RNAcentral holds the sequence, with entries from ENA.
This is a predicted structure of a 374-nucleotide RNA (Bacterial RNase P class A) from Arthrobacter paludis.
Rfam family: Bacterial RNase P class A. Rfam classes the family as a ribozyme.
The organism belongs to Arthrobacter, within Bacteria.
The model forms 94% of the base pairs in the Rfam consensus.
It is recorded under the gene name rnpB.
[in-house]
RNA sequence: CGGGACAGCAGGACGGCCGCGUGCCGCCGCGAGGCGGCCCGAGGAACGUCCGGGCUCCACAGGACAGGGUGGUGGGUAACGCCCACUCGGGGUGACCCGCAGGCCAGUGCCACAGAAAACAGACCGCCCGCCCCAGGGCGGGUCAGGGUGAAACGGUGGUGUAAGAGACCACCAGCGGCCCGGGUGACCGGGCCGGCUCGGUAAACCCCACCCGGAGCAAGGCCAAACAGGUUGCGCCACGAGGGCUGUCCGCCCCAGCAACCGGGUAGGCCGCUCGAGGCCGGCGGCAACGCCGGCCCUAGAUGGAUGGCCGUCGCCGGCGUCCGGGCAACCGGGCGCCGGAACAGAACCCGGCGUACAUGCUGUCCCGUCCC
Numbered sequence: 001c002g003g004g005a006c007a008g009c010a011g012g013a014c015g016g017c018c019g020c021g022u023g024c025c026g027c028c029g030c031g032a033g034g035c036g037g038c039c040c041g042a043g044g045a046a047c048g049u050c051c052g053g054g055c056u057c058c059a060c061a062g063g064a065c066a067g068g069g070u071g072g073u074g075g076g077u078a079a080c081g082c083c084c085a086c087u088c089g090g091g092g093u094g095a096c097c098c099g100c101a102g103g104c105c106a107g108u109g110c111c112a113c114a115g116a117a118a119a120c121a122g123a124c125c126g127c128c129c130g131c132c133c134c135a136g137g138g139c140g141g142g143u144c145a146g147g148g149u150g151a152a153a154c155g156g157u158g159g160u161g162u163a164a165g166a167g168a169c170c171a172c173c174a175g176c177g178g179c180c181c182g183g184g185u186g187a188c189c190g191g192g193c194c195g196g197c198u199c200g201g202u203a204a205a206c207c208c209c210a211c212c213c214g215g216a217g218c219a220a221g222g223c224c225a226a227a228c229a230g231g232u233u234g235c236g237c238c239a240c241g242a243g244g245g246c247u248g249u250c251c252g253c254c255c256c257a258g259c260a261a262c263c264g265g266g267u268a269g270g271c272c273g274c275u276c277g278a279g280g281c282c283g284g285c286g287g288c289a290a291c292g293c294c295g296g297c298c299c300u301a302g303a304u305g306g307a308u309g310g311c312c313g314u315c316g317c318c319g320g321c322g323u324c325c326g327g328g329c330a331a332c333c334g335g336g337c338g339c340c341g342g343a344a345c346a347g348a349a350c351c352c353g354g355c356g357u358a359c360a361u362g363c364u365g366u367c368c369c370g371u372c373c374c
Stems, first nucleotide, its partner, number of pairs: 001370010012315007020041002023038006043345001047356002050354005055217004067213005072086005087101001088099004102208002107206002109202003124147002126143008155173006174198001176195008221272004230263006243255004279298008317342011
């Protein structure tokens, strides 16, 4: 310098005008509310609502079954299907990445096409032996060593052996099982001896094993409570007239058969839940790490038809064009100024921990590979 791996950060800044929501203060208003001022007012994913929890209500003695989920080991956590570390398997020259990673010697099922044959046996070509017609074939038998098919064909290589062959036998290797030794908390790793020779794949197929799991969700749930209807009591409807109107009271006039109080449930409506929490930042300590403990500091949205917006200016960033300066033979590179244009994904709704997905542009750190120079 070129290419790459991993981890992470930022997600324009300042100001002016207008506007919106919560809270506080002041003024006005009987009240609902209105006006003014001040503070605060979206994100790294607020998103998808996939997983786990807190919280709330309902259900629940205990056990078993059904159903669902998880699936190497150890740890972290409130919990998880998340995270960390390690093991095993796979990919990459490498940094590093990926893994739905228990069990098909409990049972059952399935294995397309091709192929003779797909699981327990089996002979298509070929090879060998015997018999027959005897050119070349036919029949019977032996043989999975060779060919051919397939994702996969009953261990591999070499030899002995044989009519031809075959773990039939032998040596080495691979695999499986059993026993033992060493290391590790463990998954597992390293090694030794023996055995029969060899056993297909598939459990995101049923199933088996181990562990976990009540249901519904803030429209949870709770409180206050109009109007209408219901119940109880009182007064009145009989003029001896409850009640209403004439601004409050008395008188008077007019209207009129209902009126008033209380009770229970509870609709409209309002309030709580509601944001201080497994919280954030900094430092120290323990731990490889995830994370934990201790100390100090901080408080930072709570709308409910749902606020967090719009316009403008200056500066910054990116791109294009023009011009000037510098470097270079040149293509071109760097810088100043001016004009024009551009700037993503997306927005809380009870809260929190994860996962997944989207994202213009810019930046940082560590490491790997290649090339060149000293």